Small-subunit ribosomal RNA from a metagenome, 1406 nucleotides, folded computationally. Rfam family: Bacterial small subunit ribosomal RNA.

[in-house]
RNA sequence: AGCUUGCUAGGUGAGCGGCGAACGGGUGAGUAACGCGUAGGAAUCUGCCUGGUAGUGGGGGACAACGUUCCGAAAGGAACGCUAAUACCGCAUACGCCCUAAGGGGGAAAGUGGGGGAUCUUCGGACCUCACGCUAUCAGAGGAGCCUGCGUCGGAUUAUCUAGUUGGUCCGGUAAAGGCCUACCAAGGCGACGAUCAGUAGGUGGUCUGAGAGGAUGAUCACCCACACUGGGACUGAGACACGGCCCAGACUCCUACGGGAGGCAGCAGUGGGGAAUAUUGGACAAUGGGGGCAACCCUGAUCCAGCAAUACCGCGUGUGUGAAGAAGGCCUUCGGGUUGUAAAGCACUUUAGGUGGGGAAGAAGGUUAGUAGUUUAAGAGAUAGCUAACUUGACUGUACCUACAGAAUAAGCACCGGCUAACUCUGUGCCAGCAGCCGCGGUAAUACAGAGGGUGCAAGCGUUAAUCGGAUUUACUGGGCGUAAAGGGCGCGUAGGUGGUAGCGUAAGUGAGUUGUGAAAUCCCCGGGCUUAACCUGGGAACUGCAACUUAUACUGUGUUACUUGAGUGCAAUAGAGGGUAGUGGAAUUUCCGGUGUAGCGGUGAAAUGCGUAGAUAUCGGAAGGAACACCAGUGGCGAAGGCGGCUACCUGGAUUGACACUGACACUGAGGCGCGAGAGCGUGGGGAGCAAACAGGAUUAGAUACCCUGGUAGUCCACGCUGUAAACGAUGAAAACUAGAUGUUGUUGGGCUUAGACCCAUCAGUAUCGAAGCUAACGCGAUAAGUUUUCCGCCUGGGGAGUACGGUCGCAAGAUUAAAACUCAAAGGAAUUGACGGGGGCCCGCACAAGCGGUGGAGCAUGUGUUUAAUUCGAUGCAACGCGAAGAACUUUACCUACCCUUGACAUCUAUAGAAGACUGCAGAGAUGCGGUUGUGCCGAAAGGAACUAUAAGACAGGUGCUGCAUGGCUGUCGUCAGCUCGUGUUGUGAGAUGUUGGGUUAAGUCCCGUAACGAGCGCAACCCUUAUCCUUAGUUGCCAACGCGUAAUGGCGGGGACUCUAAGGAGACUGCCGGUGAUGAACCGGAGGAAGGCGGGGACGACGUCAAGUCAUCAUGGCCUUUAUGGGUAGGGCUACACACGUGCUACAAUGGACGGUACAGAGGGCAGCGAAAGCGCGAGCUGGAGCCAAUCCCGAAAAGCCGUUCGUAGUCCGGAUUGGAGUCUGCAACUCGACUCCAUGAAGUCGGAAUCGCUAGUAAUCGCGAAUCAGAAUGUCGCGGUGAAUACGUUCCCGGGCCUUGUACACACCGCCCGUCACACCAUGGGAGUGGGUUGUACCAGAAGUAGGUAGUUUAACCGCAAGGAGAACGCUUACCACGGUAUGGUUCAUGACUGGGGUGA
Repeated sequence: AGCUUGCUAGGUGAGCGGCGAACGGGUGAGUAACGCGUAGGAAUCUGCCUGGUAGUGGGGGACAACGUUCCGAAAGGAACGCUAAUACCGCAUACGCCCUAAGGGGGAAAGUGGGGGAUCUUCGGACCUCACGCUAUCAGAGGAGCCUGCGUCGGAUUAUCUAGUUGGUCCGGUAAAGGCCUACCAAGGCGACGAUCAGUAGGUGGUCUGAGAGGAUGAUCACCCACACUGGGACUGAGACACGGCCCAGACUCCUACGGGAGGCAGCAGUGGGGAAUAUUGGACAAUGGGGGCAACCCUGAUCCAGCAAUACCGCGUGUGUGAAGAAGGCCUUCGGGUUGUAAAGCACUUUAGGUGGGGAAGAAGGUUAGUAGUUUAAGAGAUAGCUAACUUGACUGUACCUACAGAAUAAGCACCGGCUAACUCUGUGCCAGCAGCCGCGGUAAUACAGAGGGUGCAAGCGUUAAUCGGAUUUACUGGGCGUAAAGGGCGCGUAGGUGGUAGCGUAAGUGAGUUGUGAAAUCCCCGGGCUUAACCUGGGAACUGCAACUUAUACUGUGUUACUUGAGUGCAAUAGAGGGUAGUGGAAUUUCCGGUGUAGCGGUGAAAUGCGUAGAUAUCGGAAGGAACACCAGUGGCGAAGGCGGCUACCUGGAUUGACACUGACACUGAGGCGCGAGAGCGUGGGGAGCAAACAGGAUUAGAUACCCUGGUAGUCCACGCUGUAAACGAUGAAAACUAGAUGUUGUUGGGCUUAGACCCAUCAGUAUCGAAGCUAACGCGAUAAGUUUUCCGCCUGGGGAGUACGGUCGCAAGAUUAAAACUCAAAGGAAUUGACGGGGGCCCGCACAAGCGGUGGAGCAUGUGUUUAAUUCGAUGCAACGCGAAGAACUUUACCUACCCUUGACAUCUAUAGAAGACUGCAGAGAUGCGGUUGUGCCGAAAGGAACUAUAAGACAGGUGCUGCAUGGCUGUCGUCAGCUCGUGUUGUGAGAUGUUGGGUUAAGUCCCGUAACGAGCGCAACCCUUAUCCUUAGUUGCCAACGCGUAAUGGCGGGGACUCUAAGGAGACUGCCGGUGAUGAACCGGAGGAAGGCGGGGACGACGUCAAGUCAUCAUGGCCUUUAUGGGUAGGGCUACACACGUGCUACAAUGGACGGUACAGAGGGCAGCGAAAGCGCGAGCUGGAGCCAAUCCCGAAAAGCCGUUCGUAGUCCGGAUUGGAGUCUGCAACUCGACUCCAUGAAGUCGGAAUCGCUAGUAAUCGCGAAUCAGAAUGUCGCGGUGAAUACGUUCCCGGGCCUUGUACACACCGCCCGUCACACCAUGGGAGUGGGUUGUACCAGAAGUAGGUAGUUUAACCGCAAGGAGAACGCUUACCACGGUAUGGUUCAUGACUGGGGUGA
C1' cells in the first nucleotide's frame, strides 16, 4: 500500500545463517637476520576461479530472535519457556581418495529460485528441466609456508663463544623437512676468511653525483619484510596469532551511584604539543579497482577530482616598431662635457594572459526496456554470447577549447660589482659602525662598511642556510707513497698464510667461447605516438655489465703423476777473522800502604781559592796490596743478524769464503701471531771497589749561578744470577731474486803471466770504499752495496697542535714499556733549494778606524742653541744624519705668538652698477687703527658715444688663511758614500725562484786593468773631459811693472818712454809608467832610477750610480683633500720670541814667561764701495765728531795686517796672568736703545793655577797658531763663508774598537738580530682526564612468582543428537591440578650516559 484483519507486496530495524573482513590504506619502532637481493631446491597447503570424473538418498536433536521473571548506575547479564534453516548431528552409498600387516578397513553432501508438455496428487506438490549452490576427488592457474649457495654497515680499547649446545635413534608435533619438542646415547659445533659482544640501521628496483671505477642515499612510484598504545596469548578461518576482532598484564585518558565499566588515527580530514618547517573536519563513486549479490544494486577517505603552498619541473606574459632637441630630472666631471639613453615623451601598431559577452567538448565502457536469428532445453521459460531500436548514467564543470568587444591598458623583482668571478664611480663613516665562503677590508681621499648613480647576472623568481657527490690521484681497484716532507718493525729464527725453477702426461677447479633459463614492472638510453609546445603521458626496442645450467677449448694458473738439475742443501780439500763462551796468565800506568833519601811547599786556574803539607807532603828510590782497562801494531782494515767485538795462551763452539768433483732432487722466498737476542741507564740478591764519577759538600765566576771551571765525593761503573726491552737501536734506506756503461783504491781465496827470492801485471769469486754513464728524484742527491728497471712477501703513512697523551687491556718488583683515541683549536705545520740580511763564523782588503803623534772638548767665566718654564715664551729640526740648525743677523717692523681695541666683498685679484679725477694741505677725538670735518684741485685718449688708470659706495660671485695632513704629493735636501758598486740584451743552465756574465789567479784608489773562463757584449757609476793651483812659451801692455836710456824730487814709476822682468788674461806646451834596470806569466802591474817646475791620480774643487731610511721640508715655493668665512681672515697699540732652579750640545776667552805690558820696526792675499767707501786736515784720552778731496774702482777709499823682528819691564804670585760682574760718564745708529743694541773712557777685578769617567779633529803647506775681508745689515758676530802669514810631530803595523767592500759558511731571520722565540707565574674563557660518590638506561647469572592461554592429568560438577531395552557408556564442557610462560620481585655482576666538592694537565687571549 492493497484488500478477504491476517494474508500479500514493498521499505526499515534486530537476530539466525553465508561470504568478506588476512585485500586495499598507514608507518619504519624493532630487525645485522635466510630479513632482503639473486640463483636454486623438496618434504607442503590453497577459499573464491578454470577443466575433468562421480554424487547430491533418507533421518534426528537443538539454539538465537521472541515471550515471562529477575539482577545492575551503566556496560551488560541470569533463569525458565517456544521456534526455522544452505546452522548442527547420525545412518545409507563410495569411481577417484585415505590407511594397511596387502587379507582388508575407513570416510560425504543442502538446498534455493525459475519454468512446465506428458503422468500422478493428500492440490501443498511429486516428477522433469534450467540456473545458482552442496559433497568427494584429480589436475591447472594464481597465492602462501619451508630449506640451501652467494651477496648484504662500522668497532679487536669486544678473543673466545656454545648445554638443546653439535650429531644419532625411537616417539611426539606440524599443512610440511628439521632439536621444532621429549627421552636415551655420543662429545661435539662456531671462531683471526673475525665467532661472541656492544653500537648503528628496515632491505631492494632505484635516486643524486661522477669520464668511469666509485661515493652518498633508500621521499614520491613498484616489490619484499616488520609493526598497529606497551608486553604476552591463543580462538575463528583456505589464509591471522588479525590496524578499525577476542583474552590477560602494564602505562595513560574518560564515565561512575565507588561496586565496576569504556578506549586505542603509524586509515582520510581535523585538534593540541613539539618544531626552522609541512595542506581541507571539501566533492563524487562519473571513471579505474576491490567486496557482497543471479542481477538490479549496495559498500569503498582505495581511487578520481577540487581546495591550500612559486615546494619542484615546464610553458607564457608584463608590449611591438619608430623616435636626437641626444628634453627634463638624477649622478659624475678635467666644467669642455660624459652617462642614465631610443630609454622616456611623441607618433604608428598589436591584444597572448587578465576583463566582459556568446558558444562549448572528450573522458561513457555500460545499464534498463522492447524486438530479433543462434546454442542449451520438451519449451517462445531461463541462461549465454550477438544484432536492431528507444530511454538512461559526468564529481571535475559551464572545465578544456572556440569566438566577439574595449584598451598599452591590469602585471618585475632579487642578488652581486677587491681577487677567485661577469660587473665602478661619488658621498658618508674613520680599526668606529660594520663586512667576510677563503685571502682579507675599515686607523680622513675605502671600486671590500652604509647610501646613491651606473653596471653585471638570473628572472616570477632571486639570494641565504643545511646536506650529498665532484673537483680530491686528499685512502690511490682503475690510481699514491715511506733516505731528508707523515711513513722500514732494533735484529733474527720460524707457524699459518701469500708466492714459487725445467720437461711430459692426465684432469678441467680458476680462465676463455657458445647456447639456454632468469635478471618483475616502472626508471635511464634510442626510435616513434598523444596533449597548440614543453614538462608530462604512452607504444616498441635496447640495456639491466648479475646468477645458474649445459656444451666446448686447454695456452697460462691450480691439482694428480712421472722425470730433470740450473735454485737450495750435503759430502771432500783449503783459507781469513777484535765472531761467541769458559779457564788461566802478562806487563805498563793510577791509587793506597810500609821503609829510605829529602825540605817547604804541593796542587789547581783565565786569575784564584777550597784542598794536601813541618804530625814531613809534593819529588825520588825500594818493597807490598788491590781493582779496572789493554798503549804501539791500528788501517773509510777484519768478524758478527743486529746490539756489538781489541793484551796473551788453552779448551769448547757458530757462521762465512774459495776450489774441484760426487750426491739429494725444488727440499725455495717472505713471514701476521709466536719464540729468542737486544747499547746505555735503571731495579733485585750476593760479592767487589784502583781510577772515573750522577747526587751531595766546599771554593771560584756572576746582578744571581741550584751551571760551565776547581778541590773532594756516594750510588754506579766491575763480577755472578735474575729483571727491564728501550736509543739519532741511523745507511734516518725491510728481506729475497734477476737485469742494466765504466774508472780508482783496499781485504780474503783461486788461476795465469813474469821472476833468483821479494815484488809486479792480468783475470775471477766473495766483501769493503771513493768517483761517475744511462736512468731516477721536488731538489739535495742515489747510481751493480741503487734511491735505476722488474717480481714476491711483510711492516708502516694520510694536515699541524692536543699526543705517543687520557681511559681500558697486556707485561713489569718499581721505574716504566706496549697497544692507543677523542673533545677542542689553528690555516697552516713541513721538505729541498734561491736571493738577501745577520753571526761574540772563516778568508782577503780598505778608511785619521785603531795604533804612533799634535792640539782640543768634558772642569771655569762668558756667548749661542736645546730641554724646561710661561698669558705668549710663534713654528719647524730630535742618534750618527736635531741642538752658532731654517735664522747671510727678533729694540718697532720682521712676526707667524699673547693681551686689548677695531673691520667684514675685506690689506690683495677679476667681474657688475653708481658717483667722483687722482691727489695735496689741514683741524678735533683717540694708545693707535680709525672716526668726524675744512681748504684746494678738474687731468689723459677719443670717431664725442664713450674709454683707460685711480678713489669711494652697494650687492654677490668670491678673496684670504705661516690653519691640518711631508704617512696623499711635486720640487729641493740630508745620509749610507766619492763607498765601488748597481744593472741590462742575447746566449747557456736550472721544473722553478734564480744562476752564469759580476766568480777564480794576479793587480789597482777603483767591477782599474790583465789572464783564465758558457759566456759574448752593453748601460749607469770609477777614471777622463770642466775650474783652480804649481813650470815654461806666444800674444797683448792700462789703471799694473821699471832692467836699460833720459827728465825731475828731500824722497816716491812722479814724468818721457819701454815690454825686458813681476803681474794681469787669453791661447798654447808640459806628465804618458814615455825611457832605463829589476820583479812578474815575454801580461796587467809593481819597485828603483834618470831627466824634469812637477812622477806614477802632482795638490785642491765642482761632479754623488741602482737604491735605503713612509729620513727632512705643506712655514721658501707649488699642490690634492679636509677645515675656517662678523673669523683660524684683516688692521692697530703694547708685550713676547731676550724668561732661568737646573741639564746637555757647539764655541770664545783664559788659567800665563814659547807669556803679559810698553816703545820701535817689516812682510800679505782675497774682497767690498753711490741711499756707498770716504782721504788729507782739525777736535776729542777714546768711541767718535767736523770735513769733504778722490773713486761707479789693477787708478780713489776701506787699509793699521797680526803673529814676527829689535829693545825695556814683570819673576811664578790668583800676579803687571785672567777678564767676568758691577758703579759712573759717554759715543753712534735709529721715530724709538726701559723691557732688549754695539762701542768708548774711568773705576771694580769673580771663577779659573791645564780640567774625572769619557770623548773630538788632523797625515803637509796639513795640524797648530796669527791676523785680514765679505755676505746679511740703519745699528747689532765669539757664528758662517772666504783670504793669506808663520808652520810642525808621527804612521812599527792591521791583533783589537767603529764603519765599509768582495768571496765563503750556518740560519727556525725576510718589518730581515732593535729579528725570531722558550717555559714558569698572574688574570679571563673553553673543552677534557681523575674523583668520596650520586642518579638513570641496557644487559648477564641465580632464585621467587606465575595472569590469560594451550597441551597433559583428573578425585569433583554438568551434559540434546551417537550406542544401549534400561542402568549406563562413548564423547564433551566447567572446575581442580601439572608443564610452559608475560608483567613483576630479590640478590649480585657487566656495560653505557649524565652529574660531583676538589684536583691534573691542555687550548685560546691586543